A computed fold for a 106-nucleotide RNA from Shouchella clausii KSM-K16, annotated as SAM riboswitch aptamer (S box leader). Its Rfam family is "SAM riboswitch aptamer (S box leader)". From the family's description: The SAM riboswitch is found upstream of a number of genes which code for proteins involved in methionine or cysteine biosynthesis in Gram-positive bacteria. The coordinates come from a structure-prediction model, not an experiment, and the mean pLDDT is 86. The same sequence occurs in records of 2 taxa. NCBI's taxonomy places the organism under Bacteria, Bacillati, Bacilli, Caryophanales, Shouchella clausii.
RNA sequence: UUCUUAUCGAGAGAGGUGGAGGGACUGGCCCAAUGAAACCCGGCAACCGCAAGUUCGCUUGAAGGUGCUAAAUCCUGCAAAGCAUAUGGGCUUUGGGAGAUGAGAG
Numbered sequence: 001u002u003c004u005u006a007u008c009g010a011g012a013g014a015g016g017u018g019g020a021g022g023g024a025c026u027g028g029c030c031c032a033a034u035g036a037a038a039c040c041c042g043g044c045a046a047c048c049g050c051a052a053g054u055u056c057g058c059u060u061g062a063a064g065g066u067g068c069u070a071a072a073u074c075c076u077g078c079a080a081a082g083c084a085u086a087u088g089g090g091c092u093u094u095g096g097g098a099g100a101u102g103a104g105a106g
Base pairs, nucleotide, nucleotide: 001106002105003104004103005102006101007100008099013041015040016039017038021031022030023029025077027075028074042069043068044067047065048064050061051060052059053058073098078095079094080093081092082091083090
């Protein structure tokens, strides 16, 4: 970096260092000196692995490998259906796209 596959409306500090940015991208809308990113500690979860149980479907645990720790993946970008409105472009639902994370393969 590419492909396959599963998941993405739950959960997680009023700690330390640090100092201005951050929420992938677009357009919005937000967060931030009552301190952003990043790092450390803590925590959450249970994808892989491990252990115990099992009616073999799975359940429980959590010391290991990842991951995550504002807002639904914050909303949205493409298409369809329904509703509303009347020159402004709205609302709802479904599917798709994009993205993120795990596992496997190249």